[in-house]
The part of an RNA shown here (small-subunit ribosomal RNA, 3' major domain) has 480 nucleotides and comes from an uncultured Campylobacterota bacterium. Its mean pLDDT, the model's own confidence on a scale to 100, is 83. It matches the Rfam family "Bacterial small subunit ribosomal RNA". Its family is annotated with structural constituent of ribosome and ribosome in the Gene Ontology.
Context: one part of a larger RNA
RNA sequence: AGACGGGGACCCGCACAAGUGGUGGAGCAUGUGGUUUAAUUCGAAGAUACACGAAGAACCUUACCUGGCCUUGACAUGGUAGGAACCCUUAAGAGAUUAGGGGGUGCUAGCUUGCUAGAACCUACACACAGGUGCUGCACGGCUGUCGUCAGCUCGUGUCGUGAGAUGUUGGGUUAAGUCCCGCAACGAGCGCAACCCUCGUCAUUAGUUGCUAACAGUUCGGCUGAGCACUCUAAUGAGACUGCCUUCGUAAGGAGGAGGAAGGUGAGGACGACGUCAAGUCAUCAUGGCCCUUACGGCCAGGGCUACACACGUGCUACAAUGGGGCGUACAGAGGGCUGCAAUACCGCGAGGUGGAGCCAAUCCCUUAAAGCGUCUCUCAGUUCGGAUUGUUCUCUGCAACUCGAGGACAUGAAGCUGGAAUCACUAGUAAUCGUAGAUCAGCUAUGCUACGGUGAAUACGUUCCCGGGUCUUGUACU
Repeated sequence: AGACGGGGACCCGCACAAGUGGUGGAGCAUGUGGUUUAAUUCGAAGAUACACGAAGAACCUUACCUGGCCUUGACAUGGUAGGAACCCUUAAGAGAUUAGGGGGUGCUAGCUUGCUAGAACCUACACACAGGUGCUGCACGGCUGUCGUCAGCUCGUGUCGUGAGAUGUUGGGUUAAGUCCCGCAACGAGCGCAACCCUCGUCAUUAGUUGCUAACAGUUCGGCUGAGCACUCUAAUGAGACUGCCUUCGUAAGGAGGAGGAAGGUGAGGACGACGUCAAGUCAUCAUGGCCCUUACGGCCAGGGCUACACACGUGCUACAAUGGGGCGUACAGAGGGCUGCAAUACCGCGAGGUGGAGCCAAUCCCUUAAAGCGUCUCUCAGUUCGGAUUGUUCUCUGCAACUCGAGGACAUGAAGCUGGAAUCACUAGUAAUCGUAGAUCAGCUAUGCUACGGUGAAUACGUUCCCGGGUCUUGUACU
């Protein structure tokens, strides 16, 4: 100087407390361990692995296994020889592949107009080489998690100390903040904080179609049409908030209250992550040193596996019902996506869906009836008109192909489950809870996941003694 303390002082955080809803019990989905297996590919491991890489495992993906094949190779550069490329087609085979048949003669340049050279592309031969999701993240780059959006981490010069170092950065206040003020052997500066960036909330200007409709006119009563651009909205540019004003406390920084205001003291949310820590994670995104394989640890193909199942754990979904289930009627979003695409009206089907195709490269058309809600009828506390697992039959769709192993529909079946032990998690406001909607990936989908969007919309916070994590100062130490 640090680190640590069941030492001290001060401070902060959904850390506790005060509340709300869950997990832990059930069924199912999904990930992991274990076991099994020819293989169940690999990685991730307290917090910081476990709906994680994977924003899509039937084939492909695919790295794994079994079997059948190839050896300059699926891919790159270079040599020699031959041939245009390419298209159609037969046989064998699970296919990879193997053996044939037919058609076909291009492009650019030279130029003796039928040869030569060249660029692609194909075949054969030989060698340099290719190739490796093989090992090492404890050789590395890059990227990432975490402490932590915590308020810290340092430097120059000066001063002090033999020196390691100290000072500054400590102290008194204040702040979300090493934020600012005052003091001070320090004076300054840098990386962080804050602000500058984006979205939302108010207003103005510009603009008025595909959007809108106050007034006027028509009307098939639909902004439908004329008309208009006021309003809503769209999307660009500006304004606006600064403790600026008032009262009060304070030397100041600042604090408390008030006015005006759409918004008030960081207005709300996002992006943004200091020096460093964990030899943290990733050699399987990529890149890369070293090592290893080279008729195989490389490459091609078919089938199987990654979907196994006594069991254990994590994360979720659906429930156990009356603040509910079912029937009928009816209202109101936002944000996205659409040409190998989204698909309306109509018709067929109980339905999944089918036929068909108007319109739309989209403020125009479509996906698209939002659901919870509201009104009314019914059920009357029961393993039920709760709950929907499981199973049978039969269909639909995607796709070469749904056996292993897809999703969906109809009918039938109707399991566990009556609120969950010890323990444990999230959340402070348009939040929790609850209700639907869309998108990426994607032929289809095992999505109950993820990312976004809006609708309805709470309770509680006395306080900092205690648990956990962190910051500053100080103290002890047999630790470095």